[in-house]
RNA sequence: GAGUUUGAUCCCUGGCUCAGAACGAACGCUGGCGGCAGGCCUAACACAUGCAAGUCGAACGGACUCUUCGGAGUUAGUGGCGCACGGGUGCGGAACACGUGGGAACAUACCCUUUGGUAAGGAAUAAUAUCUGGAAACGGAUACUAAUACCUUAUAAUGACUUCGGUCCAAAGAUUUAUCGCCAAAGGAUUGGCCCGCGCAUGAUUAGUUUGUUGGUGAGGUAAUGGCUCACCAAGACUACGAUCAUUAGCUGGUCUGAGAGGACGAUCAGCCACACUGGAACUGAGACACGGUCCAGACUCCUACGGGAGGCAGCAGUGAGGAAUAUUGCACAAUGGACGAAAGUCUGAUGCAGCCAUGCCGCGUGAGUGAAGAAGGCCUUAGGGUUGUAAAGCUCUUUCAAUAGUGAAGAUUAUGACGGUAGCUAUAGAAGAAGCUCCGGCUAAAUUCGUGCCAGCAGCCGCGGUAAUACGAAUGGAGCAAGCGUUGUUCGGAAUCACUGGGCUUAAAGCGUGCGCAGGCGGAAAAGAAAGUCAGAUGUGAAAUCCCAGGGCUCAACCCUGGAACUGCAUUUGAAACUUCUUUUCUAGAAUCCGGGAGGGGUCAGUAGAAUUACUAGUGUAGAGGUGAAAUUCGCAGAUAUUAGUAGGAAUACCAGUGGCGUAGGCGACUGACUGGACCGGUAUUGACGCUCAUGUACGAAAGCGUGGGGAGCAAACAGGAUUAGAUACCCUGGUAGUCCACGCCGUAAACGAUGUAUGCUAGCUGUCGGGGCCUUAGGCUUCGGUGGCGCAGAGAAAUCAUUAAGCAUACCGCCUGGGGAGUACGGUCGCAAGACUAAAACUCAAAGGAAUUGACGGGGACCCGCACAAGCGGUGGAGCAUGUUGUUUAAUUCGAAGCAACGCGAAGAACCUUACCUACACUUGACAUACUAGUCGGGACUUUCAGAGAUGAUUGUCUUCGGUUCGGCCGGACUAGAUACAGGUGCUGCAUGGCUGUCGUCAGCUCGUGUCGUGAGAUGUUUGGUUAAGUCCGGUAACGAGCGCAACCCUUAUUGUCUGUUGCCAUCAAGUAAUGUUGGGCACUCUGGCAAGACUGCCGGUGAUAAGCCGGAGGAAGGCGGGGACGACGUCAAGUCAUCAUGGCCCUUAUGAGUGGGGCUACAAACGUGCUACAAUGGCUGUGACAAUGGGCAGCGAACCCGCGAGGGUAAGCGAAUCUCUAAACGCAGUCUCAGUUCGGAUUGUUCUCUGCAACUCGAGAGCAUGAAGUUGGAAUCGCUAGUAAUCGUAGAUCAGAACGCUACGGUGAAUACGUUCCCGGGUCUUGUACACACCGCCCGUCAAGUGAUGGGAGUUGGCUUUACCCGAAGAUCGUGUGCUAACUACGGAGGCAGCGAGCCACGGUAAGGUCAGCGACUGGCACUAAGUCGUAACAAGGUAGCCGUAGGGGAACCUGCGGCUGGAUCACCUCCUUU
Repeated sequence: GAGUUUGAUCCCUGGCUCAGAACGAACGCUGGCGGCAGGCCUAACACAUGCAAGUCGAACGGACUCUUCGGAGUUAGUGGCGCACGGGUGCGGAACACGUGGGAACAUACCCUUUGGUAAGGAAUAAUAUCUGGAAACGGAUACUAAUACCUUAUAAUGACUUCGGUCCAAAGAUUUAUCGCCAAAGGAUUGGCCCGCGCAUGAUUAGUUUGUUGGUGAGGUAAUGGCUCACCAAGACUACGAUCAUUAGCUGGUCUGAGAGGACGAUCAGCCACACUGGAACUGAGACACGGUCCAGACUCCUACGGGAGGCAGCAGUGAGGAAUAUUGCACAAUGGACGAAAGUCUGAUGCAGCCAUGCCGCGUGAGUGAAGAAGGCCUUAGGGUUGUAAAGCUCUUUCAAUAGUGAAGAUUAUGACGGUAGCUAUAGAAGAAGCUCCGGCUAAAUUCGUGCCAGCAGCCGCGGUAAUACGAAUGGAGCAAGCGUUGUUCGGAAUCACUGGGCUUAAAGCGUGCGCAGGCGGAAAAGAAAGUCAGAUGUGAAAUCCCAGGGCUCAACCCUGGAACUGCAUUUGAAACUUCUUUUCUAGAAUCCGGGAGGGGUCAGUAGAAUUACUAGUGUAGAGGUGAAAUUCGCAGAUAUUAGUAGGAAUACCAGUGGCGUAGGCGACUGACUGGACCGGUAUUGACGCUCAUGUACGAAAGCGUGGGGAGCAAACAGGAUUAGAUACCCUGGUAGUCCACGCCGUAAACGAUGUAUGCUAGCUGUCGGGGCCUUAGGCUUCGGUGGCGCAGAGAAAUCAUUAAGCAUACCGCCUGGGGAGUACGGUCGCAAGACUAAAACUCAAAGGAAUUGACGGGGACCCGCACAAGCGGUGGAGCAUGUUGUUUAAUUCGAAGCAACGCGAAGAACCUUACCUACACUUGACAUACUAGUCGGGACUUUCAGAGAUGAUUGUCUUCGGUUCGGCCGGACUAGAUACAGGUGCUGCAUGGCUGUCGUCAGCUCGUGUCGUGAGAUGUUUGGUUAAGUCCGGUAACGAGCGCAACCCUUAUUGUCUGUUGCCAUCAAGUAAUGUUGGGCACUCUGGCAAGACUGCCGGUGAUAAGCCGGAGGAAGGCGGGGACGACGUCAAGUCAUCAUGGCCCUUAUGAGUGGGGCUACAAACGUGCUACAAUGGCUGUGACAAUGGGCAGCGAACCCGCGAGGGUAAGCGAAUCUCUAAACGCAGUCUCAGUUCGGAUUGUUCUCUGCAACUCGAGAGCAUGAAGUUGGAAUCGCUAGUAAUCGUAGAUCAGAACGCUACGGUGAAUACGUUCCCGGGUCUUGUACACACCGCCCGUCAAGUGAUGGGAGUUGGCUUUACCCGAAGAUCGUGUGCUAACUACGGAGGCAGCGAGCCACGGUAAGGUCAGCGACUGGCACUAAGUCGUAACAAGGUAGCCGUAGGGGAACCUGCGGCUGGAUCACCUCCUUU
């Protein structure tokens, strides 16, 4: 820097993740060369084999070999030096171990310098020889011998000790005569030991530790200081600046990372430390408590004759084991270095080299130029092309590296070369031998096709995959790096995500409930001094290597070399004096004291008062009272409730009362008194920084709760009963116990909140209010302190908001936070009588959790408005029968679709065949249909004969008819047949891939944009607001001004009139005619037809309103405020409907999922639902009779008229392609009859006879006649339509159609009732409010129970590690004692001294007992977390349907409920107060 919480937002807060660098790495795929490095991080596990420390004959005797007899050599042993270095490892150790800087009480072999010395003697002993034990390892006895081995004596200072008299201490020789040695002492160098300051892990869920402990005196011991050890004395010592304990760890130079500060690490190289199978111990020595030495104990391994012995790779190789994982049983001492030696030299797995490994870093190569037919092939494609791609091929060149051959170093000084015939050089041949890995959704550079179909799989985070996957797998192409590339792991970074540099705490995590206050931190003004901090200079040190800079060497680089700088540190020293600090003196502005005032529910104790509730007593009085949404439990005739009087008792103090007062907080409210705390104002005086904050501590601390004793009126957890409910462990009701009250003692927590720590200073104001003071011109004003509110500027803030009472600007101190969950939980500890409080994790799990604000949606939130939404009415549905559609069932099939409103008389404006998509049977395969090719034939059409068949179809007979154009060519077109292939075909799937069309909210009044402005932003404003409207309609106001799609209007129709037109329409007037009729002449006046006009606009008047928009009323008018009706449907919503109207992507079928035919089915029928028709009758039925429409239709048609038939209809047939002909009314009126019945209602059902259509009415049409005459007597819950020419009622026509409407679409006839009104139901609109919703309440979401998985707590116990205390045992060992046994050196012969043995204390291992602590396992058990579709409820989010939440207590399957106190982080309404503007 980026991704990720959201519908979007700021970011904001906050976590998770990525991009970078690094590695002693490992794994996967791949692998040409060289240089330089590196290479058991695990089992400090066990080790076969070989090597890793020897050397000196110039210390010594002997043995052996050779001999030129001169001597030379080899060497086991004695002796000397070395083996304490070099090499390995990191167990232990939290420590003077390490780092750094100092110090004094020391030692130091070999080396250097200096001084002096080196005399006289002695006794042994190994080797060797003999004997002898043992399997071996290894010994024993006797005898002999040398020394630079051992001993004595002498000498003795410039040495050591000293009581200052003195005392004490040495030596070694060898030999070629030149040296090398030896002894004492001093100095140096080097190395080592010891002490100290500072620095260097984590944990307080480790708070007290310690008895040689702390100090002293004396002694011992050591090279040396010292409780290092011992005796005695004292009682100290360490610790909150973290003792002790536990856990972890080698430390450092440095390495990695980072801008730095830091963080992590401590391989290789270098310094120091520690260790050497485990534990202990000392010996030798200059040096060790000793890696390749000794002793003891233990474990393990090996040998054994079972008696006893041997061993220690954390040296170099190597083996096994462990592990993801780490190399050769190589060469050489040539170089560098080490040991011994006089030297030659010997030894050296140190070292120098080689081998293995892409483990890392660096370098090189895998070719270069040219080459477009842009080859072939691959891939994609819109089929044209594009891309791979100058890439290849081809042509012309080159030869680094590798290969082959030749030559051939430096490293070495005169010599000696493991490396090594190596590096290098030269020659030769030939592009010849040499490229992979990962990725391509975003972050993040790079995309397409196919396959797959929530499968297989991917994944670092977000997330991909459910049939069009740039995310899986493959391919092609591309991107990146490259002898490597990816993955995994780890570290730092990004992460300002522990914040010193450099964070926060009102609401996101975070201010302790509040005070007091020790330590600590910080601290007013002036002066002087000091110099700890601070600053400056100098000196020493800060190893080398590393890093950095410069230069140089390998062809470059890596790498190496030289020099410089640096090492930010520590110490010493010299100065400075501003600030902090310290000392001294002074001051008054902080703080405190004093005096005078007033305010106050501040506290404690005692007393008093009245109102009310309840109970009791008495009176009056009678049937109810209580209580609720409604009820019931309850009380009451044994007298309640009500009312009157009295008594008792307890608790609380109406009004006043107020964002008013007091108090540190919790909290405090009648009145009076006593005692008492604090604050405030005014005043001058006093003290003189006495101050601020405060870990630990301590005091106070609502309610609930606990203990003891009282008290108990009301209220009231628990409990009981009654209701409510599906249930109701609740809400409501009736009762009711703890408790509430008092005293004393505990508890110590709350949303203990201003969710805001305390103190001080500074930074605009305005306006209320409480308590004081001052001034004035006093209903008051101005001003000043202290409190308490509101608004508001700068500033702050993520925003909301805060704003002199800060959340602003600063200072000081304290507390607290670091993703969500697990969890304020477990364990441990402290406190508590208990409840519990305080302190306080981890495993595991998620990629979020959260804050503020925005837009919507929603609310059993609010305000306003509208709608046949309710209400007021009228008529229905739901009951019956039938029709029709649907579900379900059935079936071979009952084709498919539509599904709340917005599917269900819907697609379907019409299924007997057809339709038809379904089923069955038969039968076709380039196909029923289209285009193209080849060959053939001119076909073909209509009618017809015969045969087979259910038919399709196949075969067959005859008759009639006859192609078009023409350039005259069988040229073109057209048709048919046969064949082959591309293809046809699909009502197969996907409406969740789509177009188009449609439904719906909704004819609701909304939906947006440009510019501007506001806001960090999502967004807001405009569009809100006051009126008004059917309307975002219009007017006014207004940080908005305008505009668009919608509304309205423009369109059609209807209502009025004028004008024009008069035939097929009409007939007033005139004439003619008829039984009658516009029938005829004539006319166009009227009706009508259909063109054009007019008309209606709140235009006029009055009122109202704001002088507006508009509204109300009136006039005129056919019509009045949109005149009625229609068409017209904004942005969008529903993944709404339709792949079966059509079109279409993808998928699927291709002798079938295509095409054809016959038959069947879509018409089935226990049941259910929707929509209708007909009715149930008298406002009616029937019979007769008499009127009045409009829209439409008509030639395969409508069909007059006449005749026949009871009728459906039939026959004949005029007219009419229609203002001409034709199809055409009913309700209604009048008259009669029926008289309330299952009827003269109703017509289902059934029988039978017919009619019509049609190829055909069996499944399965419609109609007619006769007969039959079912249910049904107005319909439960519920529900639908309608506001006027409407409902209701009556018929008519049309489309579809051969036939087949109760449906649909139109048409006219007759023609109502009601609307007070907007409380309620439903739907919608605007504003506002809350929200944990955004798939948007059909939302979200809580807990128990059940299932699976995971980690974890408890747990009778059990196993193991570490550790403490007490006791037992007591190896080796040093020390002490003893030393009667043994004893060469000396001896004054007595002994001294020594050795063995024995004893003592110390002590490793081991054992016993009791603890502590950590870890593993553990029947059972507790909660927790996670897991598409389990169970029960509905707790929370809206007033979440009882506001929620906090603390506490009780109760309950569960969420939870209830009591008490508290909070607003509660909606709504009302009131009050305050503020702003005018």